[in-house]
Molecule: c-di-GMP-I riboswitch aptamer
Organism: Pirellulales bacterium
């Protein structure tokens, strides 16, 4: 140096709700608020749940805080 691992420091994101605001919806974005999170950082590739449609064997979509996977990365004690 890396890796595997997560004490500890310095941070860091932000659930559920509430307000505003976009979408047919699922949801999203933006203000407020912390359930928690060592990749709650990115990708919709797969599988899973959701939504619309001509409801289907089929098409569009959302969800990466549901799981697998890939790509990145802050520190450095055992």
């Nucleotide at each position: 140096a890396a890796a595997c691992c997560g004490a500890a420091a310095c941070g860091g994101c932000a659930a559920a709700c509430c307000g505003a605001u976009c979408g047919c919806g699922a949801g999203g974005u933006c203000g407020g608020g912390a359930c928690g999170c060592a990749a709650a950082g990115c990708c919709a590739u797969g599988g899973g749940g959701c939504u619309c449609g001509c409801c289907g064997u089929c098409g569009a979509g959302c969800u990466c805080g549901c799981c697998a996977g890939g790509c990145u990365a802050c520190c450095g004690a055992a």